Transfer RNA from Rhizophagus irregularis DAOM 181602=DAOM 197198, 71 nucleotides, folded computationally. The RNAcentral record of the sequence draws on ENA.

RNA sequence: GGAUCGUAGUCUAAUGGUAAGACGAUCGGUUUGGGUCCGAUAGAUUGUGAGUUCAAAUCUUACCGAUCCGA
Numbered sequence: 001g002g003a004u005c006g007u008a009g010u011c012u013a014a015u016g017g018u019a020a021g022a023c024g025a026u027c028g029g030u031u032u033g034g035g036u037c038c039g040a041u042a043g044a045u046u047g048u049g050a051g052u053u054c055a056a057a058u059c060u061u062a063c064c065g066a067u068c069c070g071a
Stems, first nucleotide, its partner, number of pairs: 001069006009023004017054001025041005047063005
């Protein structure tokens, strides 16, 4: 210098239109108890800011960070 990426504690979704699921956590049921299984609840204003738009996780842009490639 170039490319890809950044979403819940972890992993992964989401055609510009109220951010979803799995694991995990908490509570309850089941069990003599634990695990398994079942039900419920909480948890993200989408890396930070600006812009475009009626409307942005999504498009544009600057910065920050990660990975890869090249010199």
Description:
It matches the Rfam family "tRNA". Rfam classes the family as a transfer RNA. Lineage of the source: Eukaryota > Glomeromycota > Glomeromycotina > Glomeromycetes > Rhizophagus irregularis.